[in-house]
RNA sequence: GCGGAGGGAGAAGGGGUCGCGGACCGGUCGCUUCGGCGGUCGGUUCGAGGAAAGUCCGGGCUCCGCAGGGCAUGAUGCCGGGUAACGCCCGGGCGCCGCGAGGCGACGGAAAGUGUCACAGAGAUCAGACCGCCGAUGGCGGCUUCGGCUGCACAGGCAAGGGUGAAAAGGUGGGGUAAGAGCCCACCGCGCUCGCCGGUAACGGCAGCGGCACGACAAACCCCAUCAGGAGCAAGGCCAGACAGGAGCGAGCGGUGGCCCGCCGCAUUCGAGCUCCGGGUAGGCUGCACGAGGCGUCGGGUAACCGGCGUCCCAGAGAGAUGACCCCGCGGGCCAUAUGGCCCGUCACAGGACCCGGCUUAUCUCCCUCCGCACUA
RNA sequence: GCGCCCGUAGCUCAGUUGGAUAGAGCGCGUGCCUCCGGAGCACGAGGUCGCAGGUUCGAAUCCUGCCGGGCGCA
Numbered sequence: 001g002c003g004g005a006g007g008g009a010g011a012a013g014g015g016g017u018c019g020c021g022g023a024c025c026g027g028u029c030g031c032u033u034c035g036g037c038g039g040u041c042g043g044u045u046c047g048a049g050g051a052a053a054g055u056c057c058g059g060g061c062u063c064c065g066c067a068g069g070g071c072a073u074g075a076u077g078c079c080g081g082g083u084a085a086c087g088c089c090c091g092g093g094c095g096c097c098g099c100g101a102g103g104c105g106a107c108g109g110a111a112a113g114u115g116u117c118a119c120a121g122a123g124a125u126c127a128g129a130c131c132g133c134c135g136a137u138g139g140c141g142g143c144u145u146c147g148g149c150u151g152c153a154c155a156g157g158c159a160a161g162g163g164u165g166a167a168a169a170g171g172u173g174g175g176g177u178a179a180g181a182g183c184c185c186a187c188c189g190c191g192c193u194c195g196c197c198g199g200u201a202a203c204g205g206c207a208g209c210g211g212c213a214c215g216a217c218a219a220a221c222c223c224c225a226u227c228a229g230g231a232g233c234a235a236g237g238c239c240a241g242a243c244a245g246g247a248g249c250g251a252g253c254g255g256u257g258g259c260c261c262g263c264c265g266c267a268u269u270c271g272a273g274c275u276c277c278g279g280g281u282a283g284g285c286u287g288c289a290c291g292a293g294g295c296g297u298c299g300g301g302u303a304a305c306c307g308g309c310g311u312c313c314c315a316g317a318g319a320g321a322u323g324a325c326c327c328c329g330c331g332g333g334c335c336a337u338a339u340g341g342c343c344c345g346u347c348a349c350a351g352g353a354c355c356c357g358g359c360u361u362a363u364c365u366c367c368c369u370c371c372g373c374a375c376u377a
Numbered sequence: 378g379c380g381c382c383c384g385u386a387g388c389u390c391a392g393u394u395g396g397a398u399a400g401a402g403c404g405c406g407u408g409c410c411u412c413c414g415g416a417g418c419a420c421g422a423g424g425u426c427g428c429a430g431g432u433u434c435g436a437a438u439c440c441u442g443c444c445g446g447g448c449g450c451a
Stems, first nucleotide, its partner, number of pairs: 001373010013328006020047012049349001053360002056358005061232004068261004073228005078092005093107001094105004108223002113221002115217003125169001130162002132158003137155002139152005170188006189212001190210004195206004236286004245277005252266004293312008329346007378450007387403004396434001405421005427443005
């Protein structure tokens, strides 16, 4: 210098003017049930994000009496830890990819069962012989010194080599054989042992045993383990105000939803509830901003994270407020080069609506560490 | 806020128990026919299967995350 890997930080500096929204204070006007409420003017103070987004997970909160049992359904799935919880995060193990820094992994079960494996191929899972090798044994021949030698490839043997395929089920070397083959042996691989050692564990190492018996797919059904009751701030609570009932069904209905059981409540003809038609309202307050909170520091822990102390208070709404400009500073370009002058930019993605923890996606700039290659000294 | 569906050729749609050339109709192009055009006949072109990643021997189809469009309820 080029290419790459991982991580972190900040979303822009200072001041001013005008405008917008909330809260508080004061003046003034109006209303008042005398508590206050509203308009207007002035002042003080506060006013979006790292993703406020997608709504993909998890929780808080609230209501459904409790959140009970079973089935179904859904999600998760190596081990340990963190956490309010998670499908998130941290650390570790194993496997795969990369020269490397590093990255990725739905990573339980295929010796419970069912299913699928197209085309090609002889054969696709209690599989199989097309080419090939052999023909020891048997068969049909030839020769013979009658010991045997030899031809064919008919029966048959083999699974080495070729070929098909994504996949043909151990690999290499030696022995062995008619030819071969874990048929036998050594090493490697694989499986097993409630073996020993290390580790909390996943797992690793060693030893012994077994010639190998176990193809792949569970992001196919399924099995196993764990988790999940339902709804959502339009949840829910309080207040004010308005109205008009009628028809039909009807023995069960509601909490309770996919189903059943259990429990509780309301009903059973003076009738719960449901459906349809018709009528009314379109208000206020609360929930609602002190929180698993931010910042700093110290301590524990490899880390995620946890704890102590100090300090700060930081939007909260009506269908929903953040914008514009000026000066200084900063960055870039041009002229000029002692000073300076002119122009441009101060940006990207994007905006709360009950609140948090994550993930994912969008997006601008800067910094740090590490790896590979090339070059120079 | 909650829930659901769709995306395949220029247009409208098939294909969704994974199987290799992704099809059909209309439209488009060329040729034949005709005096010319239309109709008809024959042939042909045209595809990121919305995007990216994964599972698998193999993905339009299965899974995950995004993008775009539409619908329903309160």
The prediction has a mean pLDDT of 78. This is a predicted complex of two RNAs, RNase P RNA and transfer RNA, with 451 nucleotides together. It holds a member of the Rfam family "Bacterial RNase P class A". Rfam links the family to the GO terms dimeric ribonuclease P complex, tRNA processing and ribonuclease P activity.